[in-house]
Context: one part of a larger RNA
Molecule: small-subunit ribosomal RNA, central domain
Organism: uncultured bacterium
RNA sequence: UAGUGCUUAAAUCUCGCGUAGGAGUUUUUUUAUAUCUGAGGGGAAAGCCCUCGGCGUCACCGUGGAGGGUCAUUGGAAACUGGAAAACUUGAGUGCGGAAGAGGAGAGUGCAAUUCCUUGUGUAGCGGUGGAAUGCGCAGAGAUGUGGAGGAACACCGGUGGCGAAGGCGGCUUUCUGGUCUGUAACUGACGCUGAUGAGCGAAGGCGUGGGGAUCAAACAGAAUUAGAUACCCUGGUAGUCCACGCAGUAAACGAUGAUUCAUCAGUGUUAGGGGGUUUCCGCCCCGUAGUGCUGAACCAAACGAUUUAACCACUCCGCCGGGGGAGUACGACCGCAAGGUUGAAACUC
Numbered sequence: 001u002a003g004u005g006c007u008u009a010a011a012u013c014u015c016g017c018g019u020a021g022g023a024g025u026u027u028u029u030u031u032a033u034a035u036c037u038g039a040g041g042g043g044a045a046a047g048c049c050c051u052c053g054g055c056g057u058c059a060c061c062g063u064g065g066a067g068g069g070u071c072a073u074u075g076g077a078a079a080c081u082g083g084a085a086a087a088c089u090u091g092a093g094u095g096c097g098g099a100a101g102a103g104g105a106g107a108g109u110g111c112a113a114u115u116c117c118u119u120g121u122g123u124a125g126c127g128g129u130g131g132a133a134u135g136c137g138c139a140g141a142g143a144u145g146u147g148g149a150g151g152a153a154c155a156c157c158g159g160u161g162g163c164g165a166a167g168g169c170g171g172c173u174u175u176c177u178g179g180u181c182u183g184u185a186a187c188u189g190a191c192g193c194u195g196a197u198g199a200g201c202g203a204a205g206g207c208g209u210g211g212g213g214a215u216c217a218a219a220c221a222g223a224a225u226u227a228g229a230u231a232c233c234c235u236g237g238u239a240g241u242c243c244a245c246g247c248a249g250u251a252a253a254c255g256a257u258g259a260u261u262c263a264u265c266a267g268u269g270u271u272a273g274g275g276g277g278u279u280u281c282c283g284c285c286c287c288g289u290a291g292u293g294c295u296g297a298a299c300c301a302a303a304c305g306a307u308u309u310a311a312c313c314a315c316u317c318c319g320c321c322g323g324g325g326g327a328g329u330a331c332g333a334c335c336g337c338a339a340g341g342u343u344g345a346a347a348c349u350c
Stems, first nucleotide, its partner, number of pairs: 003321001005320002008303001015200001017198001021194002026087006035077005041071001049065002052062003091191001092188003095184005103177007110154001115149003119145003125136002162169002206247006216240001220236003258317002261314001265296008274287005300305001323350003332343004
């Protein structure tokens, strides 16, 4: 550089917001930037290409012609692109009538269970394992009953159920608050899409300061197993796990599938609205919208498979890939308290 490359072969940034930029609905008028076209100008000579000719032939040389640009000047065209003006409502947004929800933040509060403490009953074991032992227990454990403390998590409902951009979100009540869907078509009138740089959000683990500490549990100690056992199993156990405020910025951050939009065959579940028919009621049937699943066509695909939630048919914009290793390493730079993160080679080798 090419490639109708990027689910699994290398390759979609963790996710949204958004600047520049790119590319953008319909109609009318206008302009003439891009575009198309006419004319003359100039595009030196030589060279390249063609014709004819001169050296005996070739090389070489000469004559004539063609060609040569996103050229400038000037005249014209107006469908498309761009600019200007005006309008429209389908895209987008607002309003109004409804709806569902573990969406977020704060405060309060409830219960089962684990652990610990006090105490009653009660006696010799308990615990643990493949089997044991360490461990706990006559200073009364374990078991069982009453009372109390404290922290963390929220059984059943619970569901390829719901919500959120993603990470993620689950007891209950309340305050504040974001988004979505449906119906309508009153309002605005292209306000829309994508998005380099940027600035934000971002599981677990980790770091700082201060709390908290029930459970579980890296490190650590012991008991086993074993040739050994820095492990798997067991008994303990500290950081951590929890809270507040900061930092960190990564994950198989996965649907391993970037975002928006247009078009495209059926069946069947389910969640939230709507419309119609039927019905005393419960309900049943049909149509359409927005999600969420499954099963299969056309088409696609190397195959596996995907299929209106596309990996199909297309437009636009961004990111990324170019044999394996070396290597997500070295060096430099930026960021960080550190751990480390981001960017990111080469030699060499197959």